A computed fold for a 105-nucleotide RNA from a Miltoncostaeaceae bacterium, annotated as SAM riboswitch aptamer (S box leader). The organism belongs to Miltoncostaeaceae, within Bacteria. It was read from a public genome assembly, where an Rfam model found it. Its mean pLDDT, the model's own confidence on a scale to 100, is 85.

């Protein structure tokens, strides 16, 4: 942090401290929050991308839990584009734009 792949409908929270937020950004919706928000902190869980072992032609596939990632709501949802549907409500499908994780610079 340019760029490249892969995956994003599962899954897993308490304490303490902190005091007004917050849920990436803008605009809209919606939602969480003084029964205490973000942050920082201890613990404890989720998962398996990477490493590590075993199998193994390959590819996989099992193992484990070192490095990281996560622990309200689909990545909360929408923005573009395109379809289903009655030009509705409501849905799908791609693209963007984010996260992580590995590569790579």
């Nucleotide at each position: 942090c340019a760029c490249g792949c892969a995956u994003c409908g599962a899954g897993a929270g308490c304490g303490g401290u902190g005091g007004a937020g917050g849920g990436a950004a803008a605009u809209g919706g919606c939602c969480c929050u003084a029964c205490g928000a973000a942050g920082c902190c201890g613990c404890g869980g989720c998962a398996a991308c990477c490493a590590g072992c075993g199998u193994c032609c390959a590819g996989g596939c099992g193992c484990c839990a070192g490095g990281u990632g996560c622990c309200a709501a689909u990545u909360c949802c929408a923005u573009c584009a395109g379809g289903c549907g009655g030009g509705g409500a409501g849905c799908c499908u791609g693209g963007g734009a984010g996260a992580u994780g590995c590569g790579g610079a």